[in-house]
RNA sequence: AUUCAUCUUCGGGGCAGGGUGCAAUUCCCGACCGGCGGUAUGGAAAGAAUGUUUUCCGAGCCCGCGAGCCGAAAGGUUGAUUUGGUGAGAAGCCAAAGCCGACAGUAUAGUCUGGAUGGGAGAAGGUGAAG
Numbered sequence: 001a002u003u004c005a006u007c008u009u010c011g012g013g014g015c016a017g018g019g020u021g022c023a024a025u026u027c028c029c030g031a032c033c034g035g036c037g038g039u040a041u042g043g044a045a046a047g048a049a050u051g052u053u054u055u056c057c058g059a060g061c062c063c064g065c066g067a068g069c070c071g072a073a074a075g076g077u078u079g080a081u082u083u084g085g086u087g088a089g090a091a092g093c094c095a096a097a098g099c100c101g102a103c104a105g106u107a108u109a110g111u112c113u114g115g116a117u118g119g120g121a122g123a124a125g126g127u128g129a130a131g
Base pairs, nucleotide, nucleotide: 002130003129004128005127006126007125008124009123010122017029018028019027031111032110033101034100035065036064037063038062042057043056044055045054046053060099061098068077069076070075081097082096083095084094085093103114104113105112
């Protein structure tokens, strides 16, 4: 290094502007947002100086997970992408055009309010043990 145990901390963003209406951040035009891990033999920078080190970046729609939903529990369920380019190789890069988003409340909600000062995939660090 790695594995196991344990503790601490961290761990989700978003309707500007306008229209209709008694009433809508819910409808219409338009705007905006994207949790966690993996992933072309990936990309960038610095050091080093010839085969190595460090740091940063890398998918909402590919795979898996969490949340949510159903259930007494075990458990179950859960959205969406194409075209062109580069390349040995891309559903990840570049360009363009699309699409998706739990439940409850309320004028029909991904964005408001609420369950939630909750839960959580996991991330970083400390300590102990194995090795």

The RNA shown here (FMN riboswitch aptamer (RFN element)) has 131 nucleotides and comes from Pseudobacillus wudalianchiensis. The model forms 100% of the base pairs in the Rfam consensus. Rfam family: FMN riboswitch aptamer (RFN element). Rfam links the family to the GO term FMN binding. The source organism's lineage runs through Bacteria, Bacillati, Bacilli, Caryophanales and Pseudobacillus.